[in-house]
Context: one part of a larger RNA
RNA sequence: GAAUGAACGUUGGUGGCGUGGAUUAGGCAUGCAAGUCGAGCGAGAAUUAUUUCGCGGAAGCUUCGGCCGAAACGAAGUAAGGACAGCGGCAAACGGGGUAGUAAUGCGUAGGUGACGUACCCUCUGGACCGGUAUAGCCACGGGAAACUGUGAGUAAUACCGGAUAAACUCUGUAGAGCAAUCUAUGGAGCAAAUGGUGAGAUUCCGCCGGAGGAGCGGCUUACGUGGUACCAGGUUGUUGGUGAGGUAACGGCUCACCAAGCCUAAUACGCCUAGGGGGUGUGAGAGCAUGGCCCCCACCACUGGGACUGAGACACUGCCCAGACACCUACGGGUGGCUGCAGUCGAGAAUCUUCGGCAAUGGACGCAAGUCUGACCGAGCGACGCCACGUGCGGGAUGACGGCCCUUGGGUUGUAAACCGCUGUCAGAGGGGAUGAAAUCAUAGAGGGCUAUCCCUCUAUGUUGACAGAGCCUCAGAGGAAGCACGGGCUAAGUACGUGCCAGCAGCCGCGGUAAUACGUACUGUGCGAACGUUAUUC
Numbered sequence: 001g002a003a004u005g006a007a008c009g010u011u012g013g014u015g016g017c018g019u020g021g022a023u024u025a026g027g028c029a030u031g032c033a034a035g036u037c038g039a040g041c042g043a044g045a046a047u048u049a050u051u052u053c054g055c056g057g058a059a060g061c062u063u064c065g066g067c068c069g070a071a072a073c074g075a076a077g078u079a080a081g082g083a084c085a086g087c088g089g090c091a092a093a094c095g096g097g098g099u100a101g102u103a104a105u106g107c108g109u110a111g112g113u114g115a116c117g118u119a120c121c122c123u124c125u126g127g128a129c130c131g132g133u134a135u136a137g138c139c140a141c142g143g144g145a146a147a148c149u150g151u152g153a154g155u156a157a158u159a160c161c162g163g164a165u166a167a168a169c170u171c172u173g174u175a176g177a178g179c180a181a182u183c184u185a186u187g188g189a190g191c192a193a194a195u196g197g198u199g200a201g202a203u204u205c206c207g208c209c210g211g212a213g214g215a216g217c218g219g220c221u222u223a224c225g226u227g228g229u230a231c232c233a234g235g236u237u238g239u240u241g242g243u244g245a246g247g248u249a250a251c252g253g254c255u256c257a258c259c260a261a262g263c264c265u266a267a268u269a270c271g272c273c274u275a276g277g278g279g280g281u282g283u284g285a286g287a288g289c290a291u292g293g294c295c296c297c298c299a300c301c302a303c304u305g306g307g308a309c310u311g312a313g314a315c316a317c318u319g320c321c322c323a324g325a326c327a328c329c330u331a332c333g334g335g336u337g338g339c340u341g342c343a344g345u346c347g348a349g350a351a352u353c354u355u356c357g358g359c360a361a362u363g364g365a366c367g368c369a370a371g372u373c374u375g376a377c378c379g380a381g382c383g384a385c386g387c388c389a390c391g392u393g394c395g396g397g398a399u400g401a402c403g404g405c406c407c408u409u410g411g412g413u414u415g416u417a418a419a420c421c422g423c424u425g426u427c428a429g430a431g432g433g434g435a436u437g438a439a440a441u442c443a444u445a446g447a448g449g450g451c452u453a454u455c456c457c458u459c460u461a462u463g464u465u466g467a468c469a470g471a472g473c474c475u476c477a478g479a480g481g482a483a484g485c486a487c488g489g490g491c492u493a494a495g496u497a498c499g500u501g502c503c504a505g506c507a508g509c510c511g512c513g514g515u516a517a518u519a520c521g522u523a524c525u526g527u528g529c530g531a532a533c534g535u536u537a538u539u540c
Base pairs, nucleotide, nucleotide: 001540002539003538004537006536007535008534009533010532013390014389015388016387017386018385019383020382026346027345028344030343031342032341035090036089037088040087041086047080048079049078050077051076052075053074054073060067061066097301098300099299106226107225108224109223110222111221112220113219116218117217118216121214122213123212124211125210126209127208129163130162131161132160139152140151141150142149143148169190170189171188172187173186174185175184176183177182196206197205227273228272229271234264235263236262239261240260241259242258243257244256245255246254276298277297278296279295280291281290282289283288303324304323305322306321307320326337327336328335329334354380356379357378358377362376363374364373365372366371393423394422395421396420403414404413405412406411427481429476430475431474432473436469437468442463443462444461445460446459447458448457449456450455484529485528486527487526488525489510490509491508495524496523497522498521499520505512506511
């Protein structure tokens, strides 16, 4: 000098864009952060309409005996309606957070997989036949303080089960080729489905099943590179290899039985310490050194430790089970919880924000769609934390005013600075209006295409959608609302006076201060930077 996720001191006008828990991966009140589909399924509350019955008794009529019998209420039925639950499907493995662990099971670069997998999506191809049994919900009866749970009866499906069909799929026999992997030919065996939904009408729309290919994603694997320490020198027994078996989507000591005794190591094994890695970032002429916050990619973690289940995918942050610590509820028998999601709170700390608005946009899940959900995201709020931009006025104005400071008492300086005169209107303030962020979806109408078509696709027109922000523009008023901080001995730009008297104090280094201190304190003045300026910490 440059830099920072900074902090501290003094000061502080505006805007834009960024950025903000680095310490205790410490504990957490409260709310929200993952749902969706009624065009898969049965049932169905409130409510509405209506019918019947019961009750009721207004108005009316009356010969006063009664007759007629509305509303309201209750029950039952029918039709509409569709809440909360339930079964079923898909999603919940993404998105969001953090960096504890990890020195290699990671990451980076370049490859391999003839040892592999893949839901949703795209293309091609073939298919969907016949039956069956449960169970939740609901109902009845219980247990329990609760969490929850038992028994009985009984019901549906795109839930579940059986059979049929079956090759281009899988396994396998035989023959041939081939070192092998495998391929070819021909036999055998095995494995499917929801004739579901919508619709007047469908294997034409949405779905279902088998197969092949693709895209994207993932698993595995090879080489090289990727901290410190030798005051860590030997390490290893599933260890190293083989045979066989099991297991896996798949290769493999991945696991097991048996056999052999190997394997790694000074090119640093093993141990210990430290640490997520990269793209990048800072600095520097570069080489290098330092670093990995925000953003992107990868890995890992989810109170601590372990485990599997479901599933295309997890050994699963807001799923399950077990153990532990902690906290809460309890009727003491037993239960419940997991902010390293967004806000917020306590604690510790030099130190780090709102318990905000909206799904309008982008993206995601589900859905034919309308749409619902989305603390992702988009926005607003707070903080000079950073960068950038703008403003705090402009011109004139000497008798060089007053005041301050210095003084050789003549004056000098502050200083055109002020006053005063004229002007302007940026920013902030008040009012108005407003481009744009919005294109879609959907509805209606029209046209064209799919052999017909009310279904589907394309196009056109009109209508529909903004949480938040708002550039530029117009009007109003008036210099009005907006300057500080550090320094002045040398390094280093800028000095005088007074006070103090090795005291009080300063200080980055040299060093100042013991009676004239340009070095301490104050004043005036000057210098530097300026909404900042200094200090501290750290890197080059």